[in-house]
Molecule: transfer RNA
Organism: marine eukaryotic metagenome
RNA sequence: CCGUGGCUCAAUGGUAGAGCAUCGCUCUCGUAAAGCGAAGGUUGAGGGUUCAAGUCCCUUCGGU
Numbered sequence: 001c002c003g004u005g006g007c008u009c010a011a012u013g014g015u016a017g018a019g020c021a022u023c024g025c026u027c028u029c030g031u032a033a034a035g036c037g038a039a040g041g042u043u044g045a046g047g048g049u050u051c052a053a054g055u056c057c058c059u060u061c062g063g064u
Stems, first nucleotide, its partner, number of pairs: 001063003006020004014051001022038005044060005
């Protein structure tokens, strides 16, 4: 310094999103591509502050 869906990454203290991947549908003689849709997250763990924490504070674990 970093830790957030399977992977790569976003997210002014105010409903956690995107791309890729996965699944379904459309299209096709068929597959791929393309289009449409869906599912998938105790935000490493524990505590604190706050009306409200991924975000601020403390401790801790892991990585560099």